[in-house]
RNA sequence: ACAUCAUCCAGAGCGACUGAGGGACGGGCCCUUUGACGUCGCGGCAACCAGUUCUUCGGACCAGGUGCCAACGCCCGAACGAUGAGGA
Numbered sequence: 001a002c003a004u005c006a007u008c009c010a011g012a013g014c015g016a017c018u019g020a021g022g023g024a025c026g027g028g029c030c031c032u033u034u035g036a037c038g039u040c041g042c043g044g045c046a047a048c049c050a051g052u053u054c055u056u057c058g059g060a061c062c063a064g065g066u067g068c069c070a071a072c073g074c075c076c077g078a079a080c081g082a083u084g085a086g087g088a
Base pairs, nucleotide, nucleotide: 002087004085005084006083007082008081013042014041015040016039017038021031022030023029025077026076027075028074043069044068045067048065049064051061052060053059054058073080
């Protein structure tokens, strides 16, 4: 990178460094030198997978592997995107 399936109106931020862009894309709208984006540290949310367990088409617990922590995937659009799981 590819196809499949599931989910995407709930939830969760502080500090340090850096320094001008960012919110995938188009149009809008918005965030941002009162410091965005990013990196790191700490903290947190959630529960897809793993694990434990029960009264096993399912549920409960846990938090090891991911993920996530402005705005409903920010809104609209599309032949779009993101994350997870197993597959090749």
Molecule: SAM riboswitch aptamer (S box leader)
Organism: uncultured Actinomycetes bacterium